[in-house]
Molecule: Lysine riboswitch aptamer
Organism: mouse gut metagenome
RNA sequence: GAUAGAGGCGCGAGGUUCAUCAGUAGCCGCGAACGAGCAGCAGGCCGCUGCCGCGGGAAAGGGAACGUCGCCGAAGCGUCCGCAGGGGCCUGAAUGCGGAUGGCUGGGUCGCCGUGAAAUACGCGGCGGACUGUCACAAGAAUUUUUGUGAAGCGCUAUC
Numbered sequence: 001g002a003u004a005g006a007g008g009c010g011c012g013a014g015g016u017u018c019a020u021c022a023g024u025a026g027c028c029g030c031g032a033a034c035g036a037g038c039a040g041c042a043g044g045c046c047g048c049u050g051c052c053g054c055g056g057g058a059a060a061g062g063g064a065a066c067g068u069c070g071c072c073g074a075a076g077c078g079u080c081c082g083c084a085g086g087g088g089c090c091u092g093a094a095u096g097c098g099g100a101u102g103g104c105u106g107g108g109u110c111g112c113c114g115u116g117a118a119a120u121a122c123g124c125g126g127c128g129g130a131c132u133g134u135c136a137c138a139a140g141a142a143u144u145u146u147u148g149u150g151a152a153g154c155g156c157u158a159u160c
Base pairs, nucleotide, nucleotide: 001160002159003158004157005156008072010071011070012069013068015066016065017064018063027056028055029054030053031052037051038050039049040048041092042091043090044089045088046087075105076104077103078101079100080099081098082097083096084095106132107131109129110128111127112126113125114124115123116122134151135150136149137148138147139146140145141144
C1' cells in the first nucleotide's frame, strides 16, 4: 500500500400497511360581516386574504410494524457554496436537496438542558452516568483471562 473482517436493541435508504398530523388547512361549499381593529414566520409596503355560523374535509414531513437493499466514518453534526423555499413585491428566517470540507463524534442506552416539530413521539446539539467493543500500559491469575488507568475510528484484527 491492497484485500477481507469485527463491535450490536449497530448505521442509513426505499417499499407496503397502520396510527398520528386533524375535524387542522391562503382546503372546499353555502351564508353573514365588510366600518374599524386584529392577524399572516421576522421587517417594510400591500387591501391580497381571514376573523363569525353551518356543512364537508385532506396531504407532506416526522413515527410504528413487516420485509428488501446498501453498509461498519456505517453515519450524524458543524462550516462554506449553490438551488429551492416563504398570500403579492423586496430583504431574510425556519426547512428541504445537492456539492465541498482528515472541523467534531468508537458505539448504542439513560438522565438533564437547549433546539426542530402538531406532539409527551422522534431527530439534532451540549453535559453527565453506567454499559460495551478496540488498542496501550500496569498488577494478578494461568495459555487466555481478571482488575485498574488511559487513548481514539487518521483506530483495531487477519492475509498478501